[in-house]
RNA sequence: GAACUCGACGGCGAUGGAGCUCGCCGAAACCGCCCGACGGCCGACACCCGAAUCCCGAAGGCUGAUGGCUCCUGCGAUCUU
Numbered sequence: 001g002a003a004c005u006c007g008a009c010g011g012c013g014a015u016g017g018a019g020c021u022c023g024c025c026g027a028a029a030c031c032g033c034c035c036g037a038c039g040g041c042c043g044a045c046a047c048c049c050g051a052a053u054c055c056c057g058a059a060g061g062c063u064g065a066u067g068g069c070u071c072c073u074g075c076g077a078u079c080u081u
Stems, first nucleotide, its partner, number of pairs: 009026005016072006032062003039055002042050002
């Protein structure tokens, strides 16, 4: 100096806050789903071009305030006063 393990601390888990709990991360963890143009890969090839799969992903569309449980706040739906 590096790797691994344990503990402590801190951070993160698609929209806010708190408690408990689970997982993950140490500059990483994390950054939702559906459909899918263009493009890439590939094929053919003189040029124009091209099916499927895969990758990237525009435009368009959809659900949810939780990682999980509970509560609060906000929003939405139905019914009653």